[in-house]
RNA sequence: GAUAAAGGCAAACCCGGGGUGACCCGGGGACGCAAAACCACGGGACUGGGAGUGUUCCAGUCAGCCGGGUUGCCGAA
Numbered sequence: 001g002a003u004a005a006a007g008g009c010a011a012a013c014c015c016g017g018g019g020u021g022a023c024c025c026g027g028g029g030a031c032g033c034a035a036a037a038c039c040a041c042g043g044g045a046c047u048g049g050g051a052g053u054g055u056u057c058c059a060g061u062c063a064g065c066c067g068g069g070u071u072g073c074c075g076a077a
Base pairs, nucleotide, nucleotide: 001074008033009032013028014027015026016025017024018023031064037070038069039068041067042066043065044062045061046060047059048058049057050056
């Protein structure tokens, strides 16, 4: 980051499965993505449990919420 080239990923939704749940896995499917590859470090949202009475604690989920870190394809302006 281009009216480029080779590719890649896969939202919603549907089917099957797992989980108390947020959500996740597989198949189908494409809204989109120049990191929509990986990472739970910071913020944020969501779920579960407890204490408490308006203040918190613990565990978890989301990387396609934002920031940050690491790595990767091509090479016009």
Predicted 3D model of a 77-nucleotide RNA (c-di-GMP-I riboswitch aptamer) from a soil metagenome. It matches the Rfam family "c-di-GMP-I riboswitch aptamer". Its family is annotated with cyclic-di-GMP binding in the Gene Ontology. The coordinates come from a structure-prediction model, not an experiment, and the mean pLDDT is 86. Of the family's consensus pairs, 95% are formed in the model.